RNA sequence: GGGCCGGUGGCUCAGUUUGGUUAGAGCACACGGCUGAUAACCGUGGGGUCGGGAGUUCAAAUCUCCUCCGGCCCA
Numbered sequence: 001g002g003g004c005c006g007g008u009g010g011c012u013c014a015g016u017u018u019g020g021u022u023a024g025a026g027c028a029c030a031c032g033g034c035u036g037a038u039a040a041c042c043g044u045g046g047g048g049u050c051g052g053g054a055g056u057u058c059a060a061a062u063c064u065c066c067u068c069c070g071g072c073c074c075a
Stems, first nucleotide, its partner, number of pairs: 001074007010027004020058001029045005051067005
């Protein structure tokens, strides 16, 4: 230098192929229940606008372009 994969709540990830009702799960966190108490368990809740920018579209995490970061391969 080239190619491919990845970046989405605090953490680990799904969703991207085929654009479409409000962006989700587990764990963690807060509160409540339960308990003599703690853990576990049950319930409720807060928390991200999808690495950044631009474009296409009625509509973009999803498509296109540029760019940043990480990994693998080739040179």

Notes: Predicted 3D model of a 75-nucleotide RNA (transfer RNA) from a Candidatus Bathyarchaeota archaeon. The source organism's lineage runs through Archaea, Thermoproteati and Candidatus Bathyarchaeota. It matches the Rfam family "tRNA". Gene Ontology term of the family: triplet codon-amino acid adaptor activity. It is annotated as a transfer RNA.